[in-house]
Molecule: FMN riboswitch aptamer (RFN element)
Organism: uncultured Pseudomonadota bacterium
RNA sequence: AUAUAUUCUCGAGGAGUGGUGAAAAUCCAUACCGGUGGUGAAACACAAGUCCACAAGCGCAAGCUGAUAAGGUGAAAAUCCUUAACCGACGGUAAAGUCCGGAUGAUAGGGGAUAAUU
Numbered sequence: 001a002u003a004u005a006u007u008c009u010c011g012a013g014g015a016g017u018g019g020u021g022a023a024a025a026u027c028c029a030u031a032c033c034g035g036u037g038g039u040g041a042a043a044c045a046c047a048a049g050u051c052c053a054c055a056a057g058c059g060c061a062a063g064c065u066g067a068u069a070a071g072g073u074g075a076a077a078a079u080c081c082u083u084a085a086c087c088g089a090c091g092g093u094a095a096a097g098u099c100c101g102g103a104u105g106a107u108a109g110g111g112g113a114u115a116a117u118u
Base pairs, nucleotide, nucleotide: 001117002116004115005114006113007112008111009110010109016030017029018028019027031098032097033088034087035054036053037052038051049086050085057064058063068084069083070082071081072080090101091100092099
């Protein structure tokens, strides 16, 4: 240096207030949150929930699986800046992205150690 083997470790956030009601962090109003890798203006560094891919989830399997526009700057922006939107598994329960549960789980992947090879 490589990333071949073994192994260890890390690996998801968020309901406060008011209303209705017998009952709601589930409805209504408002609030709040954003996994992993890639891309991320020409060099270095850095910024995507809604661009590409993956994981989670569902399914016997094949497979299926959410959501973004407008304006600005600029030679060039789906990633920058501004504004306004939108999305969020399953089971439980007054109908849940935020509560409880499967979960002291699993995974995408990140980091380290040792060995091996060059």